[in-house]
RNA sequence: AUGGCCAAGGUGGGAGAGUCCCGCCCGUCGGGCGCCGAAGGAGCAAUCCACCCCACAAUCUCUCAGGCACCACGAACCGCCUUGGUCGG
Numbered sequence: 001a002u003g004g005c006c007a008a009g010g011u012g013g014g015a016g017a018g019u020c021c022c023g024c025c026c027g028u029c030g031g032g033c034g035c036c037g038a039a040g041g042a043g044c045a046a047u048c049c050a051c052c053c054c055a056c057a058a059u060c061u062c063u064c065a066g067g068c069a070c071c072a073c074g075a076a077c078c079g080c081c082u083u084g085g086u087c088g089g
Base pairs, nucleotide, nucleotide: 003087004086005085006084007083008082009081010080011079012078013077018033020032021031022030023029034068035067036066040064041062042061043060047055
């Protein structure tokens, strides 16, 4: 004099899928069928190994959970700021 990486917080952006049917205490509540995947969760490849097993990834797969008019909340991921840790020039 700053930069990279990791974590947390704040802030901005942030998709998809039925306002289908029925019920009723008419709340956006319950049920049925259909559907979505980007909270979370689960599963697997290459690789490693003599081989097997273990280990090991996701925005892939599953859809347990969550979600499907509008709004709100939430939302992987990305930008900016702050704090802490760590590494380097």
Predicted 3D model of an 89-nucleotide RNA (Glycine riboswitch aptamer). It was read from a public genome assembly, where an Rfam model found it.